Source information
Model confidence (mean pLDDT): 81 of 100. A computed fold for a 75-nucleotide RNA from a Nitrospinaceae bacterium, annotated as transfer RNA. It matches the Rfam family "tRNA". Rfam links the family to the GO term triplet codon-amino acid adaptor activity. Lineage of the source: Bacteria > Pseudomonadati > Nitrospinota > Nitrospinia > Nitrospinaceae.

């Protein structure tokens, strides 16, 4: 330099172009003699960034940035 994949709550991941959810974690409560376990509830999101297409974009398109993998060039 080129090619491919990925970027979404604190973490791990979902989501036919049509209400952004699940698990873990966290907080509170129930249960228990206590803790743990279990159960219930709640809080938590600039869907990497900038544009575009569309009635409507996490999703499609273009560019940029970052991470991972592969290929290649160089005095």
């Nucleotide at each position: 330099u080129c090619c491919g994949g990925c970027g979404u709550g604190g973490c791990g991941c979902a989501a036919u172009g049509g209400u952004a959810g699940c698990g873990c974690a966290u907080g509170c409560g129930a249960c228990u003699g206590u803790u743990a376990a279990u159960c219930g509830c709640a809080g938590g999101g600039u869907u990497a960034c900038u544009g575009g297409u569309u009635c409507g974009a996490g999703u499609c398109c273009a560019g940029u940035c970052g991470c991972c993998g592969g290929a290649g060039c160089c005095a």